[in-house]
This record gives sequence, structure tokens and C1' cells, in this order.
RNA sequence: GGGCUGUUAGCUCAGUUGGCUAGAGCGCACGGAUCACACCCGUGAGGUCGGGGGUUCGAGUCCCUCACAGCCCA
Repeated sequence: GGGCUGUUAGCUCAGUUGGCUAGAGCGCACGGAUCACACCCGUGAGGUCGGGGGUUCGAGUCCCUCACAGCCCA
């Protein structure tokens, strides 16, 4: 320098051919239970989907660009 893949909650990840309000597990907070703690049960908070732009009635999803990470080629 060229190519490919990835970037979604604090962490690990889903998200079906663009369609309404973005989810799970773990963690966290509160409550229950216990003499108490852990396990367990219930409720809840937490995200402008890496940044910017474009297409569309509508974008996490499609297109362009930039950044970062990984892999391959030279």
C1' cells in the first nucleotide's frame, strides 16, 4: 500500500429480505426469602446502535467517508 471481517447497555453477544415502541445473559440498584450472607424469586435503571454524511415515507439493517480493532496478501 491492497483485500476481508468487526464496532449495538458496564461486560459477552442477538437483532431473519429496511417496517412500528432496540433485546438477552451476566453485572448493578431496590424488594422478597434467610438469624445473616450466598444461591434463588420479583421489579427497575442503564443505549441518541463507533463519528459524520447520503438514499428512503421509514435505516441497527442499504450507500459513501473517517476512526479504531483483528486477520490475510505485498

RNAcentral holds the sequence, with entries from ENA. This is a predicted structure of a 74-nucleotide RNA (transfer RNA) from a Gemmatales bacterium. The same sequence occurs in records of 2 taxa. Its mean pLDDT, the model's own confidence on a scale to 100, is 81. It matches the Rfam family "tRNA". Rfam describes the family as follows. Transfer RNA (tRNA) molecules are approximately 80 nucleotides in length.